The RNA shown here (Bacterial small signal recognition particle RNA) has 98 nucleotides and comes from a Thiotrichales bacterium. The sequence is in RNAcentral, with records from ENA. The coordinates come from a structure-prediction model, not an experiment, and the mean pLDDT is 75.
């Protein structure tokens, strides 16, 4: 110092798994007061049939929380893989030079 191998690095990349954001489903919870309906009872009004608000209770929703699915992100994650000489170290083997 050329080649080819091997090995650490470093660089790209891939896959997992974690953490965050979004979406979508599902299940639990759920705004007293100041969501939506429907309002027992009561209450007001009518001469009457009605009418008027509307508390309780149920329904539903906002939101919260937990699972799952798909997207995107992040890294001192990973007994995980690819690739690249990257003016990188090591190292084996071969030729050449001095």
């Nucleotide at each position: 110092u050329g080649c080819u191998g091997g090995u650490u690095c470093c660089c790209u990349u891939g896959c997992a798994a974690c953490g965050c954001u979004u979406u979508u489903a599902u299940u639990g919870u759920g705004a007293a007061c100041u969501c939506c309906g429907u309002c027992a009872g009561a209450a007001c009004u009518g001469g009457a049939a009605g009418g008027u608000a509307g508390c309780a209770g149920c329904g539903g929703u906002a939101g919260c929380a937990g699972u799952g699915u798909a997207u995107g992100u992040g890294g001192g994650u990973g007994c995980c893989g690819a690739g690249g000489u990257g003016u990188a170290g090591c190292u084996a083997g071969u030729g050449a030079g001095u």
It matches the Rfam family "Bacterial small signal recognition particle RNA". Gene Ontology terms of the family: SRP-dependent cotranslational protein targeting to membrane, signal sequence recognition and signal recognition particle, plasma membrane targeting. From the family's description: The signal recognition particle (SRP) is a universally conserved ribonucleoprotein involved in the co-translational targeting of proteins to membranes. Lineage of the source: Bacteria > Pseudomonadati > Pseudomonadota > Gammaproteobacteria > Thiotrichales.